Predicted 3D model of an 88-nucleotide RNA (c-di-GMP-I riboswitch aptamer) from Zoogloea sp. Its mean pLDDT, the model's own confidence on a scale to 100, is 84.
RNA sequence: AAUGUAAAAAGGCAAACCGCCCGGAAACGGCGGGACGCAAAGCCAUCGGACCUCACCCCCGCAAGGGAAAGGUGGCCGGGUUGCACAG
Numbered sequence: 001a002a003u004g005u006a007a008a009a010a011g012g013c014a015a016a017c018c019g020c021c022c023g024g025a026a027a028c029g030g031c032g033g034g035a036c037g038c039a040a041a042g043c044c045a046u047c048g049g050a051c052c053u054c055a056c057c058c059c060c061g062c063a064a065g066g067g068a069a070a071g072g073u074g075g076c077c078g079g080g081u082u083g084c085a086c087a088g
Stems, first nucleotide, its partner, number of pairs: 003087003012038002017033004022029002036075001042081003047078003050073003057067003
């Protein structure tokens, strides 16, 4: 140093849930608490797929209803990229 991830974890992150006179149409996100888990649960959604939502828009005479991402989920998967530890 290539390469690898069985075990471990100093340090790190933080699901559900609770709170907020925080953003948003919603999905969801932010902040505080909280820990189910995580070796990339760091980053990329303008890399591909999947899923969620439907404000605008379209269909419907109106409404109801339906369709539909340019809105979301990187803690759904693959991929890309950077990094820690350990093995080597």
The sequence was found by an Rfam model in a public genome assembly.